This is a predicted structure of a 187-nucleotide RNA (Lysine riboswitch aptamer) from a sheep gut metagenome. RNAcentral holds the sequence, with entries from MGnify. Its mean pLDDT, the model's own confidence on a scale to 100, is 79.
[in-house]
RNA sequence: CAGAGGCGCGGGCUUGAUGAGUCCUGCCGGAUGAGGGUGCCGGACCCGUGAUCGCAAGAUCGGAUUCCGUCAGAAAAGGCAAGACCGCCGAAGCAGAACCGAAUACGGCAUCGGCGCUGCUGGGCGCGUACCGAACAGGUGCGUGACUGUCACAUGGGGUUCAGAAGAAUCCCCUUGUGGAGUGCUG
Numbered sequence: 001c002a003g004a005g006g007c008g009c010g011g012g013c014u015u016g017a018u019g020a021g022u023c024c025u026g027c028c029g030g031a032u033g034a035g036g037g038u039g040c041c042g043g044a045c046c047c048g049u050g051a052u053c054g055c056a057a058g059a060u061c062g063g064a065u066u067c068c069g070u071c072a073g074a075a076a077a078g079g080c081a082a083g084a085c086c087g088c089c090g091a092a093g094c095a096g097a098a099c100c101g102a103a104u105a106c107g108g109c110a111u112c113g114g115c116g117c118u119g120c121u122g123g124g125c126g127c128g129u130a131c132c133g134a135a136c137a138g139g140u141g142c143g144u145g146a147c148u149g150u151c152a153c154a155u156g157g158g159g160u161u162c163a164g165a166a167g168a169a170u171c172c173c174c175u176u177g178u179g180g181a182g183u184g185c186u187g
Stems, first nucleotide, its partner, number of pairs: 001187003006089001008088004013083004024073003028069004035047003039109004044104001050061004092121005099114004122148002125145008150180005156174004160169003
């Protein structure tokens, strides 16, 4: 520098199902009745915490927030499948700490996303388990089981060469077994 592993890895695009008659919006009715404003906590800040009648008891009206029901309308994202294409073989994935971004700003935690750094994993699959997820799909971590590719070592067999009885040498191929890891393997 170029290649190999194979249900091989990843990316965006298009289409479809699911998500879901869910979130949400509107009308009506009902409950709640002072707290509410970022995903949560804390302290700040902002808005609200009402009015009328009545001697009182109490009555009437209003009221943020949250919730329930009928009717009408009605999503999206992640994840999944298929298709063609693109980039590839540390492909890629995961974990960790740090930094940046997200919501009225601040501090802390959590979640999501982003660039790089460090560490681990050869690869795909099955099973068990925990978490994420609407999900029985899928993903990830851990454990486990065979399978597969690669190299090393060893047994057995075959080929080539030397020899020409036996056997030997290196090289090549196959079976079986053990072991290692991609910072590997082949050219």